Context: one part of a larger RNA
Molecule: large-subunit ribosomal RNA, domain VI
Organism: Cytophagaceae bacterium
RNA sequence: CGUAGGAAUCUUGAGAGGAUCUGACUUUAGUACGAGAGGACCGAGUUGGACUAACCUCUGGUGUAUCAGUUGUGCCGCCAGGUGCAGUGCUGAGUAGCCAAGUUGGGAAUAGAUAAGCGCUGAAAGCAUCUAAGUGCGAAACUAGCCUCAAGAUGAGGAUUCCAUAUCAGGGCCGUAGUAGAUGACUACGUUGAUAGGUUGCAGGUCUAAAGUCUGAAAGGACAAAGCUGAGCAAUACUAAUAACCCGAAGCUUUCUUAAGG
Numbered sequence: 001c002g003u004a005g006g007a008a009u010c011u012u013g014a015g016a017g018g019a020u021c022u023g024a025c026u027u028u029a030g031u032a033c034g035a036g037a038g039g040a041c042c043g044a045g046u047u048g049g050a051c052u053a054a055c056c057u058c059u060g061g062u063g064u065a066u067c068a069g070u071u072g073u074g075c076c077g078c079c080a081g082g083u084g085c086a087g088u089g090c091u092g093a094g095u096a097g098c099c100a101a102g103u104u105g106g107g108a109a110u111a112g113a114u115a116a117g118c119g120c121u122g123a124a125a126g127c128a129u130c131u132a133a134g135u136g137c138g139a140a141a142c143u144a145g146c147c148u149c150a151a152g153a154u155g156a157g158g159a160u161u162c163c164a165u166a167u168c169a170g171g172g173c174c175g176u177a178g179u180a181g182a183u184g185a186c187u188a189c190g191u192u193g194a195u196a197g198g199u200u201g202c203a204g205g206u207c208u209a210a211a212g213u214c215u216g217a218a219a220g221g222a223c224a225a226a227g228c229u230g231a232g233c234a235a236u237a238c239u240a241a242u243a244a245c246c247c248g249a250a251g252c253u254u255u256c257u258u259a260a261g262g
Stems, first nucleotide, its partner, number of pairs: 001152001005163007015149004021049007033038001051106005059100004066093005071086006110144003117137004170247003174190005195240003198236005204229003212223004
């Protein structure tokens, strides 16, 4: 810009893409078959590998604005207590998020029409013949079925609702943010408000010794306090989301009527 007025919400699916893998074991059954040796089809179930999608409950990794320990040195007048720098100074742990080595799921069933192949009926050709007429079965391939996208499908589809002659319905700008993100976009919210921050509470993390509880034959292990604490879960208008502004429908066809003029 189009989709012959302007919008909001919900959709159909022409078409396109993805997926399509496979082993072992148990059973049927030591059955059919076979002199024996050996040893099935078909069917039922279990469990793997590789691949793939989602997720973070568990196991772990990371976690440079969390906690603790600690070395050197400078500074805060000194002590104490802190702080800067030294690869985050080094070291031990670690929430959220992200992630895999972790967890969960997937390939299918089924149907249709078929290939090679196997047939039925059957003539040409008194026989025979799956084929000539007719008719049946038959594969991870094909068409559906599963997942995703999809009306610029210009063939521009459909449903419901809203707006009606003036700026309406609606949208944008702006702001607070994130389940989103390079920027646009998308999503939530904007006082009729929990969107973010703050505050409060909780969870989680970190964390001296002794005493305590549980456990262990013992060595030991586990739980647990204060303080501090990023992203987690709630509550709470204290702070910031103010007021405004901008865009946004005068269309097409048909029929009828009235008035004026010709």